[in-house]
Molecule: transfer RNA
Organism: uncultured Candidatus Berkelbacteria bacterium
RNA sequence: GCCGAUAUAGCUCAGUUGGUAGAGCAGUGCUUUCGUAAAGCAAAGGUCGUCGGUUCAAUCCCGACUAUCGGCU
Numbered sequence: 001g002c003c004g005a006u007a008u009a010g011c012u013c014a015g016u017u018g019g020u021a022g023a024g025c026a027g028u029g030c031u032u033u034c035g036u037a038a039a040g041c042a043a044a045g046g047u048c049g050u051c052g053g054u055u056c057a058a059u060c061c062c063g064a065c066u067a068u069c070g071g072c073u
Stems, first nucleotide, its partner, number of pairs: 001072007010025004019056001028042004049065005
């Protein structure tokens, strides 16, 4: 330098032929217990990497860029 993959909650990951996003774990509160753990319940937590474009509407489609990983030279 070229090619490809990935980027979504604190962490690990889903998701949708375009209609404003979920799970597990962690954290918080409550119940249970003499108490702790475990178990159960509840709530909270996200500008979906950045900037543009298409569209009535973009996490999703298109382009550029950034970061990480892999391959080639």